[in-house]
RNA sequence: UUAUACAGACCGGUUUGCCCUCAUAUAUGUCCGAUAAUAAGGUUCGGAUGUUUCUACCAAGUCGCCGCAAAUGACUUGACUAUGAAGGCGGGUGCAUACAUG
Numbered sequence: 001u002u003a004u005a006c007a008g009a010c011c012g013g014u015u016u017g018c019c020c021u022c023a024u025a026u027a028u029g030u031c032c033g034a035u036a037a038u039a040a041g042g043u044u045c046g047g048a049u050g051u052u053u054c055u056a057c058c059a060a061g062u063c064g065c066c067g068c069a070a071a072u073g074a075c076u077u078g079a080c081u082a083u084g085a086a087g088g089c090g091g092g093u094g095c096a097u098a099c100a101u102g
Stems, first nucleotide, its partner, number of pairs: 017089003021085005026056001029049006041066002050057001058078007095102002
């Protein structure tokens, strides 16, 4: 110096799913424009903002308030989505085995 073997590192390929319970985000919130109704009513549509964040930004109920006008308020319950964690089920691969399984 070259080749081979082993080990390590790096790169690439395959598998990396589901359920449940939590944590974080966001308060299923806020603002604006248009639109509709009027105590048997208080609707509908669009835009923006909020998250080291994709998506979503609603539903139901209770109690108010507005004396007919243009404006709604408070509270309760319920999630979805993104990321992370514990547990369970399942899958892939390898090893051992008394071929039951571990």

This is a predicted structure of a 102-nucleotide RNA (Purine riboswitch aptamer) from Paenisporosarcina quisquiliarum. The organism belongs to Paenisporosarcina, within Bacteria. The prediction has a mean pLDDT of 76.